[in-house]
Molecule: transfer RNA
Organism: Bacteroidales bacterium
RNA sequence: GGCUCCGUAGCAUAAUUGGAUAGUGCACCUGACUACGGAUCAGGAGGUUGGGGGUUCGAAUCUCUCCGGAGUCACCA
Numbered sequence: 001g002g003c004u005c006c007g008u009a010g011c012a013u014a015a016u017u018g019g020a021u022a023g024u025g026c027a028c029c030u031g032a033c034u035a036c037g038g039a040u041c042a043g044g045a046g047g048u049u050g051g052g053g054g055u056u057c058g059a060a061u062c063u064c065u066c067c068g069g070a071g072u073c074a075c076c077a
């Protein structure tokens, strides 16, 4: 450098294959319980779906480009 795959909340992941309010678990915060903590229970907050453009009535999903990561092949030596 070429090709392929991946990027969603602090972390791990889902989204019926384009359909409307993007969910779940852990972690975090508040309360209950407890002598205190842990565990448990109840509630809450947290997302420009890597950035930007395009297609569409509608995009996490399709498409172009850039950024980052992984794999593979080649080049140099």
Base pairs, nucleotide, nucleotide: 001073002072003071004070005069006068007067010026011025012024013023019057028044029043030042031041032040050066051065052064053063054062